A computed fold for a 1395-nucleotide RNA from an uncultured bacterium, annotated as small-subunit ribosomal RNA. The prediction has a mean pLDDT of 83. Its Rfam family is "Bacterial small subunit ribosomal RNA". The RNAcentral record of the sequence draws on ENA and Greengenes.
RNA sequence: AGUUUGAUCCUGGCUCAGGACAAACGCUGGCGGCAUGCCUAACACAUGCAAGUCGAACGGACGGAGGCUUGAGAUCUCUUCGGAGUGAUCGAGCCCGAGUUAGUGGCGGAUGGGUGAGUAACGCGUGGGGAACCUACCUUUUAGUGGGGAAUAAUCGUUGGAAACGACGACUAAUACCGCAUACAGUGUCCGGAUCGCAUGAUCCGGAUAAAAAAGACGGCCUUUGUGCUGUCGCUAAGAGAUGGACCCGCGUCUGAUUAGCUAGUUGGUAAGGUAACGGCUUACCAAGGCGACGAUCAGUAGCCGGCCUGAGAGGGUGAACGGCCACAUUGGGACUGAGACACGGCCCAAACUCCUACGGGAGGCAGCAGUGGGGAAUCUUCCGCAAUGGGCGAAAGCCUGACGGAGCAAUGCCGCGUGAGUGAAGAAGGCCUUCGGGUUGUAAAGCUCUAUCGUAGCCGAAGAGAGCGAUAGGUAGUAACUGACCUAGCGAGGACGGUAGGCUACAAGGAAGCCCCGGCUAACUAUGUGCCAGCAGCCGCGGUAAAACAUAGGGGGCAAGCGUUGUCCGGAAUCACUGGGCGUAAAGGGCGCGUAGGUGGUCUGUUAAGUCAGAUGUGAAAUGUAAGGGCUCAACCCUUAACGUGCAUCUGAUACUGGCAGACUUGAGUGCGGAAGAGGCAAGUGGAAUUCCUAGUGUAGCGGUGAAAUGCGUAGAUAUUAGGAGGAACACCAGUGGCGAAGGCGACUUGCUGGGCCGUAACUGACGCUGAGGCGCGAAAGCGUGGGGAGCAAACAGGAUUAGAUACCCUGGUAGUCCACGCCGUAAACGAUGAUUACUAGGUGUUGGAGGAUUGACCCCUUCAGUGCCGCAGUUAACACAAUAAGUAAUCCACCUGGGGAGUACGACCGCAAGGUUGAAACUCAAAGGAAUUGACGGGGGCCCGCACAAGCAGUGGAGUAUGUGGUUUAAUUCGACGCAACGCGAAGAACCUUACCAAGUCUUGACAUCCCUUGACAGACAUAGAAAUAUGUUUUCUCUUCGGAGCAAGGAGACAGGUGGUGCAUGGUUGUCGUCAGCUCGUGUCAUGAGAUGUUGGGUUAAGUCCCGCAACGAGCGCAACCCUUAUGGUCAGUUACUACGCAAGAGGACUCUGGCCAGACUGCCGUUGACAAAACGGAGGAAGGUGGGGAUGACGUCAAAUCAUCAUGCCCUUUAUGACUUGGGCUACACACGUACUACAAUGGCGUUAAACAAAGAGAAGCAAGACCGCGAGGUGGAGCAAAACUCAGAAACAACGUCCCAGUUCGGACUGCAGGCUGCAACUCGCCUGCACGAAGUCGGAAUUGCUAGUAACCAAGGAUCAGCAUGCCACGGUGAAUACGUUCCCGGGC
Repeated sequence: AGUUUGAUCCUGGCUCAGGACAAACGCUGGCGGCAUGCCUAACACAUGCAAGUCGAACGGACGGAGGCUUGAGAUCUCUUCGGAGUGAUCGAGCCCGAGUUAGUGGCGGAUGGGUGAGUAACGCGUGGGGAACCUACCUUUUAGUGGGGAAUAAUCGUUGGAAACGACGACUAAUACCGCAUACAGUGUCCGGAUCGCAUGAUCCGGAUAAAAAAGACGGCCUUUGUGCUGUCGCUAAGAGAUGGACCCGCGUCUGAUUAGCUAGUUGGUAAGGUAACGGCUUACCAAGGCGACGAUCAGUAGCCGGCCUGAGAGGGUGAACGGCCACAUUGGGACUGAGACACGGCCCAAACUCCUACGGGAGGCAGCAGUGGGGAAUCUUCCGCAAUGGGCGAAAGCCUGACGGAGCAAUGCCGCGUGAGUGAAGAAGGCCUUCGGGUUGUAAAGCUCUAUCGUAGCCGAAGAGAGCGAUAGGUAGUAACUGACCUAGCGAGGACGGUAGGCUACAAGGAAGCCCCGGCUAACUAUGUGCCAGCAGCCGCGGUAAAACAUAGGGGGCAAGCGUUGUCCGGAAUCACUGGGCGUAAAGGGCGCGUAGGUGGUCUGUUAAGUCAGAUGUGAAAUGUAAGGGCUCAACCCUUAACGUGCAUCUGAUACUGGCAGACUUGAGUGCGGAAGAGGCAAGUGGAAUUCCUAGUGUAGCGGUGAAAUGCGUAGAUAUUAGGAGGAACACCAGUGGCGAAGGCGACUUGCUGGGCCGUAACUGACGCUGAGGCGCGAAAGCGUGGGGAGCAAACAGGAUUAGAUACCCUGGUAGUCCACGCCGUAAACGAUGAUUACUAGGUGUUGGAGGAUUGACCCCUUCAGUGCCGCAGUUAACACAAUAAGUAAUCCACCUGGGGAGUACGACCGCAAGGUUGAAACUCAAAGGAAUUGACGGGGGCCCGCACAAGCAGUGGAGUAUGUGGUUUAAUUCGACGCAACGCGAAGAACCUUACCAAGUCUUGACAUCCCUUGACAGACAUAGAAAUAUGUUUUCUCUUCGGAGCAAGGAGACAGGUGGUGCAUGGUUGUCGUCAGCUCGUGUCAUGAGAUGUUGGGUUAAGUCCCGCAACGAGCGCAACCCUUAUGGUCAGUUACUACGCAAGAGGACUCUGGCCAGACUGCCGUUGACAAAACGGAGGAAGGUGGGGAUGACGUCAAAUCAUCAUGCCCUUUAUGACUUGGGCUACACACGUACUACAAUGGCGUUAAACAAAGAGAAGCAAGACCGCGAGGUGGAGCAAAACUCAGAAACAACGUCCCAGUUCGGACUGCAGGCUGCAACUCGCCUGCACGAAGUCGGAAUUGCUAGUAACCAAGGAUCAGCAUGCCACGGUGAAUACGUUCCCGGGC
């Protein structure tokens, strides 16, 4: 920030935006640097390597440059011929010897490296301790290194075994092994003394005594060749140090109480043993301890830390890489060796597994580096090198080193760079959108001019190298002298990475961009497709035919060699709240008390210094983080320095506060004394009224009960009434937001026992107080057990009603129970939904119980203490509200809460006789659940008011026949729409064709209609043929106007397009209906409220009215109401022909009357009276033609119903285009078992019929029209045509009414349907399917069930006349006059509306 609501505030959860990762997955992928890389199976492992080294410890073996001695001796020379010399070559012995090395021996294999299984522990962290310890190599100090001995590997021989590996015999050496000598010191024991320590004890001094050492090697020198001297390295004993380690302790270190008790070497002691050392570490004996609510034991989980991630911090999470500690090395156990291990690459045993085997027996341990299989979403090379750093051995060279240094693989992460730069408008092409004009992609591209980081090719080419070593030169001190050791100087060789980093040259924009998103949160929008489908989605939610939310495309936004998704952690979340939350109603106060542990606590003084505060010291490893510098071109990364490290410990100081100790005090608390109140509790007794029952009397037919009834009781005598009696339960009036009690609760009266509170007093104690986890007790009703009791009432149950049903509500009965005693249960909306205690913080007004003052006083009044109510300020609160009885301001202690549901459920435990109670989850599921307040709507809630709403009346509808509309059915089609009021004589003010939209058949395709282009000059008409017609063919006639540019008309042609009564009224405009001609609907400013909103517009009156008046935190305004408009009713005035007329008619005249048309007047509660609030107004009256909006009309506020209409019209989108378009003929819309609506005519006497050629209107219409008189016809009508474009002529006779006659209550002289025949009219045409006339026929119907409609006065009802549509067709519609009522007590009820 989103999300609960119509909107609001709050509570509260869910979700998102941020950061991080040893990550994985999807799509994509240019380079470099620095890091990181089995989180899973502590699963199993092939192969190679990861710990050796020393010959300057030793005897051998091998080996040969060399030396000595000696033998044989070819050849050659000399010869005195005896021999001498030379001496290749071969052999033997001895010596020496660079070098190699199995074995003995020494040192190292306890480090380094790996892993996190175990471990909740002195394991780790931190700080301490020792008067309880060890320490190879190293440093330093002291003293020494004398003299002997006995063996044994190797080796040789014999021999076993497949192998691994041995056995026996013989020989030999040492820095291997063993005695002896020496030993100041040191160590052990004993004795004495001094000093110190909290103690065990420690240190020092003196004396006595005991045991215990050793090894040589390699150089140099010669004066003695040695038992020599000397140097170095070793060795022995001892002290000290350093390093490393062992042990002990304080504190800290996860979750669960649905784990509450655990423990027998256990806890302590004595003695002994053991250890490097203390110790139940072990053993024997003795004692019975030890641990635990400050959480023992048990169960689960887990290596710990520096740090890392996050966070403002406090915290929360985490413990890969780097560093410290621990633990482990296939699993379990054990010791040996050693300074050090109970030992990763040692040994033994057991187990599992694997391998070899000659079956007898053997071998092995990757949680070292690589690597393999397996597991898994998932994690690398069987690389190079010891050049550097470090380690082992060695005197050293050196050897070893999968530690380490490097390289390889992986976008796994962090950091850096690049994929080009400038210019370039014809705003290209293409794409997309479009209102078709254009817009956008977009300076983007192309083009032109540049550059070269990376890349490719070539050439150069580091630093990392110091030490040490080699050879050379010089120096230092001692010595008789030298060497060596040590120091100095320059020189030389030595690089895995790697021909790497880097540099230079050339090349060419040539090779290098993707991913996610675009409804809101959250930056970014259009088109198409889809049509609750496919799909999306973190939350809210999108998708049902115009989707910015799905899919695709164009465009845009974000990040970028990455981008998204998933997972995990922190944050946001003050959503566990220490910092920093709550509990009246949202989740949350225990039902109430007593009280243990614990927590907390009044006033004064002294002391102490534990808490607290200050200073100092030690420590808080390094790395990390922070700051300042520095080094890689920058950065990541690395280096140096500084600061920090909030902690722990020690010492010193301070003493206000808290704590400890000591003393004192009285106000908190308690006691005493004196008063008064009370349904406080328990027990026993007593009382009257009433119900019921019993007995008796009187008395007779009903009683009882309900909305109405019935079941029930009653003639066997009820109910009613009188008298007497029995029994149980409850206590009318008093009675009161009165009293008492901790709560539950307590109500007749008397007595007894008993608890607590209040007031007054101030004698006593002297902080004894408050709260209170566990614990103990009390605890309504219902229920349970045992025994009583039982009048009334009354679960269950039965019956009667009601009802669709009625396991209910109502009625008649009725058992447990209710009552008593004893014992359980232990819960309630056990509520003030408000824990207890203390203090403080404006008032006002009641009431209960005390006390004091004042007073004559039993009143009144004032003050005060303790209760109990109401109103109200500040303050608090989300609001409602609370407000001295706080939910205000503070303090102490306890209980409880952390989204809704699942669920107060399950399991476990405890309690209970049972019912059940207490404690009390999870899986799963939802995005809400909830509180308070606001605005509407609704209610078989309330108040006020209105309306033909009811009531009072009149006439109807619903029954009949017919007309007409609708539904349904039927049909090729019965075109479509309208459906409660507000569809149904509605669209339709008029379907035979046409209309016409429907059906069948026949036809046309730029089209029946519009615009544009080209060509032509006809087309139409008339006639004929075919056809149902449209149409086709043929014959005939054949353009018009003109400013001569052309235009009109018609035909033909091509394509753009026409056309659609096709769909969507839920995409729309417009129009209309309805609530409703109801009195309402709003706004500005102000005010109130956190806010939605309220106020105004509510209230008191009044009105037809939100009409007006008054009041008022409102003041004003707008749309509505009213008025203005039309008409009608009266009068005046002016004008007037076709009207009118005083004349018999006409002519003429008139301008009086009727009438017509203008213009005025008139009505406004204006006047009077009464009422009212001195108002508005109402009522009555006068005058007046008209009186309280005079009657009627037009006029319809904000809005509601996705109301109606795409078929009046217009219109978006979709669909159709030889058809859903157009033309024609015929048919249909007129069907017909039925149902409904609206009307007409009736059923008759208030009537029908006839006669009287009897009377009186208004408003209209008329030229393709109305049509007079006259004649014909019974009539409809016909012939004919005067007059009239109308105050003139015509339609046109008004009818009901009236008068007279007849009918006489019948299915009729009522009624007229239906039917037959004969005619008339209109029209191309009356068959489907028109109207009218005459004669004849003469149906239903005798006033209409439930139900329902209209109307309040010139109205209803009745009566005729006219008009629109229209060739013709009217019972419909619209409008007109004539005759002309009844009733309204009233607002309880039905309906609708307003406040």